This is a predicted structure of a 77-nucleotide RNA (transfer RNA) from Candidatus Falkowbacteria bacterium RIFCSPHIGHO2_02_FULL_45_15. Rfam family: tRNA. Rfam classes the family as a transfer RNA. Model confidence (mean pLDDT): 80 of 100.
RNA sequence: GGGUGUAUAGCUCAGUUGGCUAGAGCACGUCACUGAUAAUGACGGGGUCGAUGGUUCGAGUCCAUCUACACCCACCA
Repeated sequence: GGGUGUAUAGCUCAGUUGGCUAGAGCACGUCACUGAUAAUGACGGGGUCGAUGGUUCGAGUCCAUCUACACCCACCA
């Protein structure tokens, strides 16, 4: 330098052919239970989906550019 993949909650991930309100598990908080923990159960908080634009009535999803990380190829040494 060329190419491929990934980026969604604190962490690991799902999200179908663009459709009405963004989800799960773990973690966290409160309560119940207990002599007290743990475990278990109930309830709850937490995101503007890597960034900026574009298309569309409507974008996590499609398009463009950029950023970060991983991998492949090439080049130099």
NCBI's taxonomy places the organism under Bacteria, Bacteria candidate phyla, Candidatus Falkowiibacteriota.